This is a predicted structure of a 75-nucleotide RNA (transfer RNA) from a Candidatus Woesearchaeota archaeon.
């Protein structure tokens, strides 16, 4: 130097190929109910401009372009 793959809530993901509900869900945090108290369990809530930039589009996690990080291969 070339090729691929992967990067989205604190954690692990899903949804990309075929662009269109507030970006869903699990654990996990808060609150409150239960409880003598604590787990549990049962309501409710917050927490993601989807690595970052820019383009296309009425609209982009999606589709193009560049870039960064981390992995495999090839030379």
């Nucleotide at each position: 130097g070339g090729g691929c793959c992967c990067g989205u809530a604190g954690u692990u993901u899903a949804a990309c190929c075929u662009g269109g509900u507030c970006a869903g869900a699990a654990c996990g945090c808060a609150a409150g109910g239960c409880u003598c108290u604590u787990a549990a369990c049962c309501u409710u809530g917050a927490u993601a401009u989807u690595g970052c930039g820019g383009g296309u589009u009425c609209a982009a996690a999606u589709c193009c372009c560049g870039u960064c990080g981390g992995g495999c291969c090839c030379g």
It was read from a public genome assembly. Rfam family: tRNA. Its family is annotated with triplet codon-amino acid adaptor activity in the Gene Ontology. Rfam classes the family as a transfer RNA.